The part of an RNA shown here (small-subunit ribosomal RNA, central domain) has 345 nucleotides and comes from an uncultured organism. Model confidence (mean pLDDT): 90 of 100. RNAcentral holds the full RNA, with entries from Greengenes.
[in-house]
Context: one part of a larger RNA
RNA sequence: CUGGGCGUAAAGCGCGUGCAGGCGGUCGCGUAAGUCGUGCGUGAAAGCUCCCAGGCUUAACCGGGAGAGGUCGUGCGAGACUGCGGGACUAGAGGCAGAGAGAGGCAAGUGGAAUUCCGGGUGUAGUGGUGAAAUGCGUAGAUAUCCGGAAGAACAUCAGUGGCGAAGGCGGCUUGCUGGCUCUGACCUGACGCUCAGACGCGAAAGCAUGGGGAGCGAACGGGAUUAGAAACCCCGGUAGUCCAUGCCGUAAACGAUGUCUACUAGGCGUUGGGAGCAAUCUCAGUGCCGAAGCUAACGCGUUAAGUAGACCGCCUGGGGACUACGACCGCAAGGUUAAAACUC
Numbered sequence: 001c002u003g004g005g006c007g008u009a010a011a012g013c014g015c016g017u018g019c020a021g022g023c024g025g026u027c028g029c030g031u032a033a034g035u036c037g038u039g040c041g042u043g044a045a046a047g048c049u050c051c052c053a054g055g056c057u058u059a060a061c062c063g064g065g066a067g068a069g070g071u072c073g074u075g076c077g078a079g080a081c082u083g084c085g086g087g088a089c090u091a092g093a094g095g096c097a098g099a100g101a102g103a104g105g106c107a108a109g110u111g112g113a114a115u116u117c118c119g120g121g122u123g124u125a126g127u128g129g130u131g132a133a134a135u136g137c138g139u140a141g142a143u144a145u146c147c148g149g150a151a152g153a154a155c156a157u158c159a160g161u162g163g164c165g166a167a168g169g170c171g172g173c174u175u176g177c178u179g180g181c182u183c184u185g186a187c188c189u190g191a192c193g194c195u196c197a198g199a200c201g202c203g204a205a206a207g208c209a210u211g212g213g214g215a216g217c218g219a220a221c222g223g224g225a226u227u228a229g230a231a232a233c234c235c236c237g238g239u240a241g242u243c244c245a246u247g248c249c250g251u252a253a254a255c256g257a258u259g260u261c262u263a264c265u266a267g268g269c270g271u272u273g274g275g276a277g278c279a280a281u282c283u284c285a286g287u288g289c290c291g292a293a294g295c296u297a298a299c300g301c302g303u304u305a306a307g308u309a310g311a312c313c314g315c316c317u318g319g320g321g322a323c324u325a326c327g328a329c330c331g332c333a334a335g336g337u338u339a340a341a342a343c344u345c
Stems, first nucleotide, its partner, number of pairs: 003317004007299002012313001014202004021195003025089003029085003033082002035078007042070001048067005054062002092192001093189003096185005104178007111155001115151008126137002163170002207248006216242002221237004259312006267290010294301002318345003327338004
């Protein structure tokens, strides 16, 4: 010496379930596979290290001698650690009982405000829009205002660095079905655990297929402006879409740009839910801010770590070419996943 890394420099799979694999709590006993010691065997030659008053004028080279060299075999021994077998335990994990919070999911029903449209009343010349205008709408009666009706979509206030979910995400109200979580007790099981290549499932928006729906908004498109031009920004319209059902797609700045699990390392202030207490306050689980030690290139992180350690997985290895080509697999398609090279700096 036997790589270094992954918040922002290249690098954490979008998220989960989980087989194989890797790793695995406390205390005895046994065994002796790993492990350690020792004896014997073997480890050709060349090569390597050391020695030689050895041979070529020297050296390289050649020759002689000794040694090292192994996931090696076998016998004996050791029994701490790992493995294996069996026994016991309860601090990990799970169950049980009692409480609790929640936009967690699915389905059905239902409510009011607003918007647009339709019918009717009042009423008359404008209205709308902008930086200013115009297109547009309006004497076939608009805008405004009142009454009635229809439709679709979204749920103001409550609302919060608030809650729930693995992530995507979830917000009117009611009912039904249903998943997870937290606290308290310490009654039961007795290591049943952690991680996870492949696999399987979930996965915003847009997009696709079939059928429905269509108020508002609104890619494309038409028109009016602006401008040197205006393929835009602004304005008037407006189709797909946005909505529903079923089936695809499988991507994202899918972000905390921070994989999962466990242990340990000052505190202070706020907040959500539970427990204890008359209370002050303490405590458990979350969610925020500031900070010890420490870490960091700095910014910053700091018991919700980016600190100190361990287990397992994923990934990176100069920029461009290239989230590409080819091939393979998937897809109805759009395309997705995997993923180079020449060349060039």